[in-house]
Bacterial RNase P class A from Hydrogenophilus sp., 377 nucleotides, folded computationally. The sequence was found by an Rfam model in a public genome assembly. Of the family's consensus pairs, 92% are formed in the model.

RNA sequence: GGAGUUGGCCAGGCAGCCGCCGCGCGAUCCGUCGCGCGGAGGAAAGUCCGGGCUCCACAGGGCAGGGUGCCAGGUAACGCCUGGGCGCUAUAAGUCCGACGCGCGAGCGCCGGGCCCAAGGCGACGGAAAGUGCAACAGAAACAUACCGCCGAUGGUUCAGAGAUGAACACAGGCAAGGGUGAAAUCGUGCGGUAAGAGCGCACGGCCGCGCCGGUAACGGUCGCGGCGGGCAAACCCCACCCGGAGCAAGGCCAAAUAGGCGGACUUCGAGGCGGCCCGCUGAGUCCGCGGGUAGGCUGCUUGAGGCGAUGGGCGACCAUCGUCCCAGAUGAAUGGCUGUCCACGACAGAACCCGGCUUAUCGGCCAACUCCCACU
Numbered sequence: 001g002g003a004g005u006u007g008g009c010c011a012g013g014c015a016g017c018c019g020c021c022g023c024g025c026g027a028u029c030c031g032u033c034g035c036g037c038g039g040a041g042g043a044a045a046g047u048c049c050g051g052g053c054u055c056c057a058c059a060g061g062g063c064a065g066g067g068u069g070c071c072a073g074g075u076a077a078c079g080c081c082u083g084g085g086c087g088c089u090a091u092a093a094g095u096c097c098g099a100c101g102c103g104c105g106a107g108c109g110c111c112g113g114g115c116c117c118a119a120g121g122c123g124a125c126g127g128a129a130a131g132u133g134c135a136a137c138a139g140a141a142a143c144a145u146a147c148c149g150c151c152g153a154u155g156g157u158u159c160a161g162a163g164a165u166g167a168a169c170a171c172a173g174g175c176a177a178g179g180g181u182g183a184a185a186u187c188g189u190g191c192g193g194u195a196a197g198a199g200c201g202c203a204c205g206g207c208c209g210c211g212c213c214g215g216u217a218a219c220g221g222u223c224g225c226g227g228c229g230g231g232c233a234a235a236c237c238c239c240a241c242c243c244g245g246a247g248c249a250a251g252g253c254c255a256a257a258u259a260g261g262c263g264g265a266c267u268u269c270g271a272g273g274c275g276g277c278c279c280g281c282u283g284a285g286u287c288c289g290c291g292g293g294u295a296g297g298c299u300g301c302u303u304g305a306g307g308c309g310a311u312g313g314g315c316g317a318c319c320a321u322c323g324u325c326c327c328a329g330a331u332g333a334a335u336g337g338c339u340g341u342c343c344a345c346g347a348c349a350g351a352a353c354c355c356g357g358c359u360u361a362u363c364g365g366c367c368a369a370c371u372c373c374c375a376c377u
Base pairs, nucleotide, nucleotide: 001373002372003371004370005369006368007367008366009365010364012342013341014340015339016338017337018336020039021038022037023036024035025034026033027032041348045359046358048357049356050355051354052353053247054246055245056244065243066242067241068240069239070084071083072082073081074080085125086123087122088121089120094115095114096113097112098111100109101108102107126238127237131236132235133232134231147179148178149175150174151173154172155171156169157168158167159166160165187205188204189203190202191201192200206228207227208226209225210224211223212221213220214219251299252298253297254296261290262289263288264287265286266285272282273281274280306325307324308323309322310321311320312319313318343346
């Protein structure tokens, strides 16, 4: 310098004018006005996980139910993050083969394929040697089985032979090598072995258990001993750990009008109303106080597992200490509009109690680390 892979950051800038919301200060004729400061996001989204906060419930333990699931660490916590382990896997580069083209030639280019495979990507990644269960179709058989096939040593029958024995049959029976079925056929390949065969034996390889060694652990090992038990737990199940419910319309405070309620006084020995008064008619109120709830208002509300910087610890996620900063808080719900100008011409999108994640959407730009290649030192 080129190609690629991961991760982080930014999210049009500037100026003028007119507005909107909050806070502070000042003025005020109490209606407002002026000045200053602040005013969306990396996802504010989906509401999928985890927590804080609030109210309710709750002695402890168990059952049921749900969730998580390699290991270690981080964290308030997590299904998140970091580091590690194991398995699967892509492409470039490299290398080999072949076709074509170019070149006198060594060779070069290009296309196709194989091998080897970088940084990377992906993984519901505990247990199938506790039990139950499942496997369409095919197939003899999907844990106990034989369709084709091989054998028929042994036993049986027949024949030959004086006999030893030999031959035939494929009857009993043995086998699982080969064929065939299937996604999968009960360790693989080779040699030995055998009547034919078979981990039956051996070598190499694979897997499992135990031991030893390394590692905190998952796990690994050219080690030793024993063994060969097919798959599925995103089937039940077993094991380990975790889990009370509802949510800011949570919850708290203030509190009309009207209608109920409670208490007291007067009153059925007649209050009060109609009326100037009496008669008369009517027939249970009137006044005061208290209390709950509704409308409405206030609060919860934004200072927080907070941002930035420095130092220290850690591979890292992250943590500790010090310094510094205050950075939306609306409630019909503000954060906008217009103009000018510049450029790389501007995406997805809009807080509603608050955080940590994940996922999804997103014009572009910048930076870093890592891998491979080329050149130079």